[in-house]
RNA sequence: GCCGCAAUAGCUCAGUUUGGAAGAGCGUACGACUGAAGAUCGUAAGGUCCCUGGUUCGAACCCGGGUUGUGGCA
Numbered sequence: 001g002c003c004g005c006a007a008u009a010g011c012u013c014a015g016u017u018u019g020g021a022a023g024a025g026c027g028u029a030c031g032a033c034u035g036a037a038g039a040u041c042g043u044a045a046g047g048u049c050c051c052u053g054g055u056u057c058g059a060a061c062c063c064g065g066g067u068u069g070u071g072g073c074a
Base pairs, nucleotide, nucleotide: 001073002072003071004070005069006068007067010026011025012024013023020057028044029043030042031041032040050066051065052064053063054062
């Protein structure tokens, strides 16, 4: 230099199939339980869906450009 893949909650990831309410597990806070903890159970908080522009009534999802990481080729 060329061709791919990935980026979504503090962490690990799903969701892209088919454009239509942003989710799970772990973690955190509070509560129940306990003499107190752990485990277990319940509730809650936590998001610029990498950035930017466009298409659309409507975009995490489609299109253009870019950034970072990673793999392959040279």